[in-house]
Molecule: small-subunit ribosomal RNA
Organism: uncultured Verrucomicrobiota bacterium
RNA sequence: AGUCGAACGGGAUCAGCCCGGUUGGCAACAAUCGGGAGGAUUCAGUGGCGAACGGGUGAGUAAUACAUGGGAGUCUGCCCGGAAGUGGGGGAUAGCUCGCCGAAAGGCGAAUUAAUACCGCAUGUGGUCGCAAGACCAAAGAGGGGGACCGUAAGGCCUCUCGCUUCCGGAUGAGCCCAUGGCCUAUCAGCUUGUUGGCGGGGUAAAAGCCCACCAAGGCUACGACGGGUAGCUGGUCUGAGAGGACGACCAGCCACACUGGGACUGAGACACGGCCCAGACACCUACGGGUGGCAGCAGUCGAGAAUUUUUCUCAAUGGGGGAAACCCUGAAGGAGCGACGCCGCGUGGAGGAUGAAGGCCCUCGGGUCGUAAACUCCUGUCACCACAGAACAAGGCUUCCGGGUUAAUAACCCGGAAGAUUGAUGGUAUGUGGAGAGGAAGGGACGGCUAACUCUGUGCCAGCAGCCGCGGUAAUACAGAGGUCCCAAGCGUUGUUCGGAUUUACUGGGCGUAAAGGGUGCGUAGGAGGCCGGGAAAGUCUGAUGUGAAAUCCCACCGCUUAGCGGUGGAACUGCAUUGGAUACUGCUCGGCUAGAGGAUCGGAGAGGAGAUCGGAAUUCCAGGUGUAGCGGUGAAAUGCGUAGAUAUCUGGAGGAACAUCAACGGCGAAGGCAGAUCUCUGGAAGAUUCCUGACUCUGAGGCACGAAGGCCAGGGGAGCGAACGGGAUUAGAUACCCCGGUAGUCCUGGCAGUAAACGUUGCUCACUAGGUGUGGGGGGAUUCGACCCCUUCCGUGCCGAAGCUAACGCGAUAAGUGAGCCGCCUGGGGAGUACGGUCGCAAGAUUAAAACUCAAAGAAAUUGACGGGGGCCCGCACAAGCGGUGGAGUAUGUGGCUUAAUUCGAUGCAACGCGAAGAACCUUACCUGGGUUUGACAUGCUUUGUUCAACCGUGGAAACACGGUGGCCCGCAAGGGCGAAUUGCACAGGUGCUGCAUGGCUGUCGUCAGCUCGUGUCGUGAGAUGUUGGGUUAAGUCCCGCAACGAGCGCAACCCCUGUGAUUAGUUAUACGCGCAAGCUCUCUAGUCAGACUGCCCUGUUCAACGGGGAGGAAGGUGGGGAUGACGUCAAGUCCGUAUGGCCCUUAUAUCCAGGGCUGCACACGUACUACAAUGCCCAUUACAGAGGGACGCCAAGCCGCAAGGUGGAGCCAAUCCCAGAAAAAUGGGCCCAGUUCGGAUUGGAGGCUGCAACUCGCCUCCAUGAAGUUGGAAUCGCUAGUAAUGGCGCAUCAGCUACGGCGCCGUGAAUACGUUCCCGGGCCUUGUACACACUGCCCGUCACAUCAUGAAAGCCGGUUGUACCCGAAGUCAUGUUGCCAACCGCAAGGAAGC
Repeated sequence: AGUCGAACGGGAUCAGCCCGGUUGGCAACAAUCGGGAGGAUUCAGUGGCGAACGGGUGAGUAAUACAUGGGAGUCUGCCCGGAAGUGGGGGAUAGCUCGCCGAAAGGCGAAUUAAUACCGCAUGUGGUCGCAAGACCAAAGAGGGGGACCGUAAGGCCUCUCGCUUCCGGAUGAGCCCAUGGCCUAUCAGCUUGUUGGCGGGGUAAAAGCCCACCAAGGCUACGACGGGUAGCUGGUCUGAGAGGACGACCAGCCACACUGGGACUGAGACACGGCCCAGACACCUACGGGUGGCAGCAGUCGAGAAUUUUUCUCAAUGGGGGAAACCCUGAAGGAGCGACGCCGCGUGGAGGAUGAAGGCCCUCGGGUCGUAAACUCCUGUCACCACAGAACAAGGCUUCCGGGUUAAUAACCCGGAAGAUUGAUGGUAUGUGGAGAGGAAGGGACGGCUAACUCUGUGCCAGCAGCCGCGGUAAUACAGAGGUCCCAAGCGUUGUUCGGAUUUACUGGGCGUAAAGGGUGCGUAGGAGGCCGGGAAAGUCUGAUGUGAAAUCCCACCGCUUAGCGGUGGAACUGCAUUGGAUACUGCUCGGCUAGAGGAUCGGAGAGGAGAUCGGAAUUCCAGGUGUAGCGGUGAAAUGCGUAGAUAUCUGGAGGAACAUCAACGGCGAAGGCAGAUCUCUGGAAGAUUCCUGACUCUGAGGCACGAAGGCCAGGGGAGCGAACGGGAUUAGAUACCCCGGUAGUCCUGGCAGUAAACGUUGCUCACUAGGUGUGGGGGGAUUCGACCCCUUCCGUGCCGAAGCUAACGCGAUAAGUGAGCCGCCUGGGGAGUACGGUCGCAAGAUUAAAACUCAAAGAAAUUGACGGGGGCCCGCACAAGCGGUGGAGUAUGUGGCUUAAUUCGAUGCAACGCGAAGAACCUUACCUGGGUUUGACAUGCUUUGUUCAACCGUGGAAACACGGUGGCCCGCAAGGGCGAAUUGCACAGGUGCUGCAUGGCUGUCGUCAGCUCGUGUCGUGAGAUGUUGGGUUAAGUCCCGCAACGAGCGCAACCCCUGUGAUUAGUUAUACGCGCAAGCUCUCUAGUCAGACUGCCCUGUUCAACGGGGAGGAAGGUGGGGAUGACGUCAAGUCCGUAUGGCCCUUAUAUCCAGGGCUGCACACGUACUACAAUGCCCAUUACAGAGGGACGCCAAGCCGCAAGGUGGAGCCAAUCCCAGAAAAAUGGGCCCAGUUCGGAUUGGAGGCUGCAACUCGCCUCCAUGAAGUUGGAAUCGCUAGUAAUGGCGCAUCAGCUACGGCGCCGUGAAUACGUUCCCGGGCCUUGUACACACUGCCCGUCACAUCAUGAAAGCCGGUUGUACCCGAAGUCAUGUUGCCAACCGCAAGGAAGC
């Protein structure tokens, strides 16, 4: 995918030639018509070659494929080499012409024609068949040239070239067979009838069940047949240290396919991508009858999709087809185009340049950084742009000439050479030269860790990020933006995928006691592994050689494009397979031998080993009888239950079933499950001794077979006790439980099934080796003894401790979890799940084998430190108990919650908030509310304007704040003027009790005045950590002593400090005393200092001659005398931004500030803390004693006087041991009350006063008179206190004008009771134990239900697909056979025959 006219006939067109005609012309000739031969071009056809190559794709295919290596029984057009031939005939048929049918596609008929088309005949080098004789089998011509000779011519003839035929060989290509190799699945275990083989035939180019007839019954399979799923295979590619793992784009080899399925034809080659036939689906045309088509060729279109290009140029080169050739064809190929898709190279400038510019960002406000970066100066000129020049890839082919070959030939042809004119798609491209100008040319990602790189702002668990861990809830290096930085760079990130890391499937190179993992146990098949010596052979093994392992790729060397990418040449490599030579140690095979493994024999012992039969006593229950009477039984307590119909208890006798006390023991036996009264019978195994026999007979063991607790099932017995289910009684919120009373299956026996357990030593079996110590069971030996025991030794079993070693640790440690060998089983994150489906087994229950979707970022082991426990041990504390007094009930006060409100400012909230911040809310305070004002401000600092404006005073308005008006400061100077203070203008700033105590400092509370908390060095441990700090004692105490792999040290404890108790001493006045007055702090008390004293020092006693405890003496005080101050490491994100300080945020004519008034005091209610009471241990009246500690000058205030009183007046004294507050009260003495809502109680209310204060209305305190509420000792519950304590009584002080103080802080008076004791409640300390807790038990965590979402399974039925078996219809086509028809070549005179269709 055509091409060839040099295979063939014809049509058309064109130029010339020849013949004839017509017209013009004298003619040559011109135009035109017809014919002929030949030439060129072209068209369809016959014929030849090609179309089976090249190009595309990977659907199918797990083997008819591929890779590697072999093999024999084959074909091979064109090509190469060789041998031989190419003679002589024949009949057709396309085309063309005519006719007919059809819309078309196309078809039919007639006539005629050529060939390298087709068919006989001849010849037979040769070939095929055959033992041979013999038989059979070919062919085609075309073109170029040419002397003599022949022929009218064509031609013959000669020659050259190309073809044709037969055969042999080669090359190339192809077909067939064998071995080995390379996917998943056993929830696919059996498959197979042309199946396996044979004889004979057919068939093919060729071997073969490839096909057929007959015969035989084979063949494959656990080394995975058969089935299912997936997949083109390889060289290679990616990754990896390698071994491996994943993949099979580009390039190359092979295969398969060509719309889907089937089929053959032609041919050398196909069962054929651009051929044919049939069926089907789809699309198109149609006159509805019928036709046509096949991009997985190159472009291009559509669809699907996250996604994949131009409907380009050329045959110039390379290659292919045809041709003699020129040439023609070639979406092969060569180029260009598009795409950062990949790889490589290059550029976007270089040098200088500090005021370190502006600007951005940050800032501790000093500065830092972007940053020599820029600007600026001087250069350079790649790429892009403009202009000019301008390739290589070209070899050939054609024409002419020369030489050689062939030839009769100088022709033709072939070979070689020379000359000439030519052949370029890319492309005016690469490249070169010149020009101009820093001009046109940088982005992406990241910046919490992994992982190189940090700040600001915004946001506020929102928006968002995220590979894993995880960020974000107001100070985010993690979100978003910005600046800066880091990493890459014409790219950078993301997503997907593969390998790696992952020794996380472990061959190299893992495990199984507790992390996942030893089969419940044994016997044993296949398989795997196997003692000593010798011979043989050489399969494994080792070694040499040869062949092969395509090229490309990878690696190395060199070379070519300016370099590189890329390419070329050579080498090495391709770790493999095959053939062959050799070696024989080891393994396997084979032959012979051995006894150490294994087994047998003999002997005497041990044993809950197994099976069957028989026997026994104790106990429970039941039955009968006797005695006997009211309960028994049961529990934490009860009740149900049994009992006056006589129980329980007790005695006697009997029945029946089951189990076998003591012995009894980390003792024995058994493979495991398991086995226990005794005797008999049968029977298995182990250990020991003897060393007699066999001669490797051994070990393990996938499947298989057997055994296999309890519970369960079937059938038949049995049934005392116990006892699921069930009934009842209790418990409880409930109690389908635990407890109690009953009680059926079952438990027992016989036969069968089942086949599981924490069937556990959570540790498979066998063999060998590797320190010991100490028990115990069995056997033997020795020594000794009268005999034994004890003792020594050996083998087997069974325990404990422990060395080396192992182990993550715990632990194991000759009974290994040590060191090795062999074999089996099993594991690979948690959940889903030992579940679903399927298979097998089972009567069933169920067993066994055994997933996935989905989901999580863990699940788990061992050990450590804490914490916790309705775990244990020891100990302490007003923790309980023993006591005393309260709270909870009442009224009031006060605080809080709640409610209310314009506001009721804020904080504190279990203990550890609630008489708390507040040691004083009428205004102020005050932070809140309402209203009225101010805006550099009520307050600070600096600069600045003005220059006397102002502070102060006066006046007016006003609730005030404030506003307006007037006078108007000090110093120097005569004055002008200067200075100071204050003010004013403006700017910086002030101010904030605004937010965050979860950004902070500081301070505080609490555990807790509990006895603890740590460190250095050493030691132990892989480590976290441990030790020390644990232990034995002791203490209030980690106080001290002893011991100890610890030795020391620090913070805590104690002591040192203060008060108090005794004494001494020093000092001291304001003390005291009496008195008419005066007089020494002399003495005493006191005050202030300084000392002394107390230390278990002394004695006795217990104990380890300890620490220390008990007792005693002395002493004021005795074992820390009493009290205070003092609060370890830390915990509670405890409290406080409203004390102050302070980061950040927020407000700035307001969230600042001033003022008036109000509120913080509000009241259906609830709680906390107090006061006063309820009374007689009391109340009232009268009288009368005794304190301490404090305070006092804007103060305390005496005496006196007034008032009932609060208080007033008064003014002495006192800056205080002097004066005052200030007469303490309870108590005591005397009197009254007489048990009551009172002579208790005092709330509430009315009235009258007083005091403070600018002012007591909201909203103060006090006094007097009057009123006289609740309340009669307080439910559940709960608080304080162990001695000068509780209880009780008063006094003082701070705050403060006054006071809601009954609060707080102190002082003194009076002054008890009780503690057996540590079981319990609470809290704490030490040791130990368990832990699934670590925000640490207020922990963690399970299940149902409700709602929503997701995933998976099942589901009557229905639909589809695949497959098996049996059967029906059945296209095209091939082969065979039959029949009919047609029929030129050959035979035959013909009829007809043969052959063909």